Predicted 3D model of a 371-nucleotide RNA (Bacterial RNase P class A) from a Pseudomonadota bacterium. It is recorded under the gene name rnpB. The prediction has a mean pLDDT of 78. The organism belongs to Pseudomonadota, within Bacteria. The model forms 95% of the base pairs in the Rfam consensus. The RNAcentral record of the sequence draws on ENA. Rfam family: Bacterial RNase P class A. The family's RNA type in Rfam is ribozyme. From the family's description: Ribonuclease P (RNase P) is a ubiquitous endoribonuclease, found in archaea, bacteria and eukarya as well as chloroplasts and mitochondria.
[in-house]
């Protein structure tokens, strides 16, 4: 100097004016003015997991579905996160992984290829056997409907690799290494890892294919759910003279609505007798408009200390950091500069994954060069 790996901050600055939504002070009976202070994110996103919170079910089990799926620890909890194993990639920092089970069964594997499970297309070999041909004979030669599976070929994958031995050719057939099972020591909470003996390796891949095994899941979700409560209609009750009888008429029925006639009432001073009256008034309770609470102090931030290898955990001391609900968080001006991405909260938290101009700080690595 160049190329990179990992972690972590930032997300235009500063300044006036005028606005919006909430807080607290003061004023004010209330509107509402003053003052002061707050007012989106690293992702508010996708709603893909985990929970708090609320209602509902709920003794327990089991089938059934959905879901983790190496070990060990972290957490409130998780499909997250730390540490470790394996295996895989990179010259390295370092990254990646649904990584239980294929000798329970099903099932699958385009094309190619003989055979994707028991196969022989080219191709090696005739030692025995058999069958042909020669030979008086011992014996040669040749063949497959016999023997092998080393070589070739096919393919993503062809039934342990390499190499010696061995053999008609071959072939764990035998032996050495190195895979692999299976046992046993050691080490380690474990995943596993070392050595040591042992079987010549019989049964290959696919379980983000059914399955099987182990472990986890009771359902909706702040339009969850409380509480306050008008007008009007409707219920119920108590006061009043506020009723009674007939009649048809709607209608299954409870009942509902009219018409008459008596009783009653008020009013014309009274009788008669005409007009008029079938109601108001008060309560109760449910429920709608409305309003209000759930609502943001919380598994919180920040610094320090200790434990831990680290996620984190504890102690102390500090800080409050939107809360609207047709929905605030913005708009103008000026000055700078590297010219400004992705993106807008709606009950809350912890994750994941996706977007996404640039910048800036730490630590590590490889290369090249100079001292």
């Nucleotide at each position: 100097g160049g190329a990179g790996u990992c972690g972590g901050c930032c997300a235009g600055a500063c300044a006036g004016c005028c606005g919006c939504c909430g807080c607290g002070c003061a004023u004010g009976c209330a509107a509402a003015u003053g003052c002061g202070g707050g007012g989106a994110g690293g992702a508010a996103a996708g709603u893909c997991c985990g929970g708090g919170c609320u209602c509902c079910a709920u003794c327990g089990g089991g089938c059934g579905c959905g879901g983790u799926g190496c070990c060990a620890g972290g957490u409130a909890a998780c499909g997250c996160c730390u540490g470790g194993g394996a295996g895989g990639c990179g010259u390295g920092a370092g990254c990646c992984u649904a990584c239980g089970g294929a000798a329970a069964g099903u099932g699958c594997a385009a094309c190619a290829g003989a055979a994707a499970g028991a196969u022989a297309c080219c191709g090696c070999c005739c030692a025995a056997g058999c069958g042909c041909u020669c030979g008086c004979g011992a014996g040669a030669g040749c063949g497959a409907c016999g023997g092998c599976a080393a070589g070739g070929g096919u393919g993503a994958a062809a039934u342990g690799g390499u190499g010696c031995g061995g053999u008609a050719a071959g072939a764990g057939c035998g032996c050495a290494c190195c895979g692999c099972g299976c046992g046993g020591c050691u080490g380690g909470c474990a995943a596993c890892a070392g050595c040591c003996g042992u079987g010549g390796c019989a049964c290959g891949g696919c379980a983000a294919a059914c399955c099987c095994c182990a472990c986890c899941g009771g359902g909706a979700g702040c339009a969850a759910g409380g509480c306050c409560a008008a007008a009007u209609a409707g219920g119920g009750a108590a006061g009043c003279a506020c009723g009674g009888c007939a009649c048809g008429c709607c209608g299954c029925a409870a009942g509902g609505a009219g018409u008459g006639c008596c009783a009653c009432c008020u009013g014309u001073g009274c009788c008669c007798a005409c007009a008029g009256g079938g109601a108001c008034u008060u309560c109760c309770g449910g429920g709608u408009a409305g309003g209000c609470c759930g609502c943001u102090u919380g598994a919180g931030g920040u610094g320090c200390a200790c434990g831990g290898c680290g996620a984190c955990g504890c102690g102390c001391a500090u800080c409050c950091u939107a809360g609207a609900g047709g929905a605030a968080u913005g708009g103008c001006u000026g000055u700078c500069c590297a010219c400004g991405a992705c993106a807008g909260a709606a009950c809350c938290c912890g994750g994941c994954u996706u977007a996404c101009c640039g910048g800036c700080c730490g630590a590590c690595u490889c290369c090249u060069u100079u001292u």